[in-house]
Context: one part of a larger RNA
């Protein structure tokens, strides 16, 4: 390389959109590039295979045939691929009707709680722990009542519930806005699938500029613990956490399971629609598309998966090829930096 693989052994890109490319529904007609078939030419000789022959045999040599799987020209076939033409509606999309949703974005509003400030009541403790101490408090704390300020997060509802491509999304209202689903079957007529490069999105932390800062809290300080304690525990506390704009581009970015399509026993929950029946606040049956559990066949090294497949098949992309060295070095690209992406070898077992 071929092959075999990628839930957990090495291996699915963090996610989407999409370029080139690859692959692609039904029937009809044409063409004949691929494909199949006939003929002709060529495919040097030697070698090779088969049948003979010559050296006493063999190696070796000679003769005949085959083969040389190829190429070119030419005659034909038209199932499949391709291509052209005109069609079709089962894929895909549009339209109309309908309900569901923490989908996104912006503005406004609300209550509980923490902290702080002011005032009242009130007096010696509070706080914290395994036990303590640091800390706070007679300059009146903790507790309690009233008023105020400010920031952040939204208890209950809440649910293997919902929505989103993923990251993710949870108080209420309003404006704008994306997608999915069900139903009708009016319209388009293969417009599809995947997707190297590319572009966009992308938790937290981090970075830049300017705000904000209640609580929490890396760093840091102190108190404990301990042989020590640069920790775990406690008292404080700065970046940060929040907002706007710009960067970063990584995660156990996980279902450790790429996307799409078709097919393959059942049972039982749950959330969104439709249809039908009945004795109708409901129940039953059925259907579409989600989300869970159990389970057959099958698969699997086992664990387990099992219509949401890790089963049976197909198309396309990504990736793996012993451990360490190493996601390192070097080079390149990107970045303000931190670093990210790409990514070896020597050596060693």
């Nucleotide at each position: 390389c071929u092959g075999g693989g990628u839930g957990u052994a090495a291996a699915g890109g963090g996610a989407g959109c999409g370029u080139a490319g690859a692959c692609g529904g039904a029937g009809u007609g044409g063409c004949a590039a691929g494909u199949c078939u006939g003929a002709u030419g060529u495919g040097a000789a030697a070698a090779c295979c088969c049948g003979g022959g010559g050296c006493u045999c063999a190696a070796c040599c000679c003769c005949g045939g085959g083969a040389c799987u190829g190429c070119a020209u030419u005659g034909g076939a038209a199932a499949c691929u391709g291509u052209c033409a005109a069609u079709c509606u089962a894929g895909a999309g549009u339209a109309c009707c309908g309900g569901a949703g923490a989908g996104g974005c912006a503005a406004g509003c609300g209550g509980a709680a923490u902290u702080c400030c002011u005032a009242g009541u009130g007096u010696a403790g509070c706080g914290g722990u395994g036990a303590a101490a640091u800390g706070c408090g007679u300059a009146g704390a903790u507790a309690u009542u009233a008023g105020g300020a400010g920031g952040a997060a939204c208890a209950c509802c809440a649910g293997u519930g919902g929505c989103g491509a993923a990251g993710g999304c949870g108080g209420c209202u309003u404006a704008c806005u994306g997608g999915a689903c069900g139903g009708u079957a009016a319209c388009u007529g293969a417009c599809g699938u995947u997707g190297a490069g590319g572009c966009u999105c992308g938790a937290a932390a981090g970075c830049g500029u300017g705000g904000g800062g209640a609580g929490c809290a890396a760093a840091c300080a102190g108190g404990a613990u301990u042989a020590g304690a640069u920790a775990c525990c406690c008292u404080g506390g700065u970046a940060g956490u929040c907002c706007a704009c710009g960067c970063c581009g990584u995660a156990a970015a996980c279902g450790a399971u790429g996307a799409c399509u078709a097919c393959u026993a059942g049972g039982u929950g749950u959330g969104g629609g439709g249809c039908a029946g009945c004795a109708a606040a409901g129940c039953u049956g059925u259907u579409c598309g989600g989300u869970g559990c159990c389970g057959c066949a099958g698969c699997a090294a086992a664990c387990g998966c099992a219509a949401u497949a890790a089963g049976u098949a197909g198309u396309c992309c990504a990736c793996c090829u012993g451990g360490g060295g190493a996601g390192u070095a070097c080079g390149u690209u990107c970045g303000c930096a931190a670093g990210a992406a790409u990514g070896a070898a020597a050596c060693u077992c």
Small-subunit ribosomal RNA, central domain from an uncultured bacterium, 349 nucleotides, folded computationally. It matches the Rfam family "Bacterial small subunit ribosomal RNA". The coordinates come from a structure-prediction model, not an experiment, and the mean pLDDT is 89.